[in-house]
RNA sequence: UCCGAUAAAGGCAAAUCCUGAGUAAUCAGGGGACGCAAAGUAAAGGAUCUUACAAGCCGUUUAAACAGUUUAAACGGCUUAUAAAAAGACAGCCUUACUGCCGAAG
Numbered sequence: 001u002c003c004g005a006u007a008a009a010g011g012c013a014a015a016u017c018c019u020g021a022g023u024a025a026u027c028a029g030g031g032g033a034c035g036c037a038a039a040g041u042a043a044a045g046g047a048u049c050u051u052a053c054a055a056g057c058c059g060u061u062u063a064a065a066c067a068g069u070u071u072a073a074a075c076g077g078c079u080u081a082u083a084a085a086a087a088g089a090c091a092g093c094c095u096u097a098c099u100g101c102c103g104a105a106g
Stems, first nucleotide, its partner, number of pairs: 002106001003103002011036002016031006034092001040098003044095003048089004054080012
């Protein structure tokens, strides 16, 4: 240095619950432990996940007015707003970069 003990001292904390932030993915704090030798840090590459509110158009149904149209509501679809070649999230998915505790066997 690689490596990683049924070693020692310590560390972190999944699901889930409560509170808060966000449209959302998700995040922060508190409880809680499935696991973790980098489950420490960083979104550089890949994977995965999210993108509300609004406006317009079309179709169907219903209702009203009135004479074949208009209006309204509900549902479905499409378009626009940088619109997915974007913006974000995730380091406990993989790669990458940097840093770090302990020391049996090999």

This is a predicted structure of a 106-nucleotide RNA (c-di-GMP-I-GGC riboswitch aptamer) from Candidatus Brocadia sp. NCBI's taxonomy places the organism under Bacteria, Planctomycetota, Candidatus Brocadiia, Candidatus Brocadiaceae, Candidatus Brocadia. Of the family's consensus pairs, 90% are formed in the model. The prediction has a mean pLDDT of 77.